[in-house]
RNA sequence: UUGGCCUAAUGGACAAGGCGUCGGACUUCUAAUCCGGAGAUUGUGGGCUCGAGUCCCGCA
Numbered sequence: 001u002u003g004g005c006c007u008a009a010u011g012g013a014c015a016a017g018g019c020g021u022c023g024g025a026c027u028u029c030u031a032a033u034c035c036g037g038a039g040a041u042u043g044u045g046g047g048c049u050c051g052a053g054u055c056c057c058g059c060a
Base pairs, nucleotide, nucleotide: 001060004019005018006017007016012050021037022036023035024034025033043059044058045057046056047055
């Protein structure tokens, strides 16, 4: 080492946000702005624990 990219998340409720992307509103059109949606089995294999993105071990 976490969505396509960037970055959050004290061992505890459904993994949060920005960019991008898709749809819509607005506009003569585009851009900007606004609204909404999709997208993550958190590199991989084990372990500890009631509970792991978080702690421990191996591998890449």

The RNA shown here (transfer RNA) has 60 nucleotides and comes from Polarella glacialis. Rfam family: tRNA. The sequence is in RNAcentral, with records from Rfam.